Predicted 3D model of a 72-nucleotide RNA (transfer RNA) from Caldilinea sp. Its Rfam family is "tRNA". The prediction has a mean pLDDT of 82.
RNA sequence: UGGGGGAUAGUUUAAUCGGCAGAACACCUGACUCUGGAUCAGGCAGUUGGGGUUCGAAUCCCUGUCCCCCAG
Numbered sequence: 001u002g003g004g005g006g007a008u009a010g011u012u013u014a015a016u017c018g019g020c021a022g023a024a025c026a027c028c029u030g031a032c033u034c035u036g037g038a039u040c041a042g043g044c045a046g047u048u049g050g051g052g053u054u055c056g057a058a059u060c061c062c063u064g065u066c067c068c069c070c071a072g
Base pairs, nucleotide, nucleotide: 001071002070003069004068005067006066007065010025011024012023013022019055027043028042029041030040031039048064049063050062051061052060
């Protein structure tokens, strides 16, 4: 430099190939317990940046950044 893949919550990971962004773990609060743990209930929190298409975009198109693989 060229080609391909990837980026979603603190972490891991779904979203039926355009139609309400969900789960687990972690964390916080409460219940239980003499205390802790376990268990149960509830809460917190996210689509890599920008632009476009569309009634509607995590998803499609253009572009930037970063990571991985292949070739030179």